[in-house]
RNA sequence: UAAUCAUCUUCGGGGUGCUGCCAAAAGCGGCUGAGAACAAACUCGAGGAACUUGACGCAGGUAAUACUGACGCAAGGAAAGAUGAUACAACGCCU
Numbered sequence: 001u002a003a004u005c006a007u008c009u010u011c012g013g014g015g016u017g018c019u020g021c022c023a024a025a026a027g028c029g030g031c032u033g034a035g036a037a038c039a040a041a042c043u044c045g046a047g048g049a050a051c052u053u054g055a056c057g058c059a060g061g062u063a064a065u066a067c068u069g070a071c072g073c074a075a076g077g078a079a080a081g082a083u084g085a086u087a088c089a090a091c092g093c094c095u
Base pairs, nucleotide, nucleotide: 004085005084006083007082008081009080010079011045012044013043014042016039017031018030019029020028021027051076052075053074058069059068060067
């Protein structure tokens, strides 16, 4: 004995890049990723790194790219209910 965790219901937030066909669009492929616009998906809602700003930035790497890292105990950022579990257990982080 929960303001935490998990599940459910409803409500809401968010991103969708690089590259080839190609001069462009649609469309179809390749790369990374949970997700690269309609997926009725994915993910996140305050223990808030989902996502945005800083950033047309910095370092490394790549065919290329928020591909990787720092930036970042920086600034912002979207909720309630029900049920159950749990006390060094769960969740989070590191190895």

Model confidence (mean pLDDT): 77 of 100. A computed fold for a 95-nucleotide RNA from an uncultured Chlorobiales bacterium, annotated as TPP riboswitch aptamer (THI element). It was read from a public genome assembly, where an Rfam model found it. Its Rfam family is "TPP riboswitch aptamer (THI element)". Rfam's curators write: Vitamin B(1) in its active form thiamin pyrophosphate (TPP) is an essential coenzyme that is synthesised by coupling of pyrimidine and thiazole moieties in bacteria.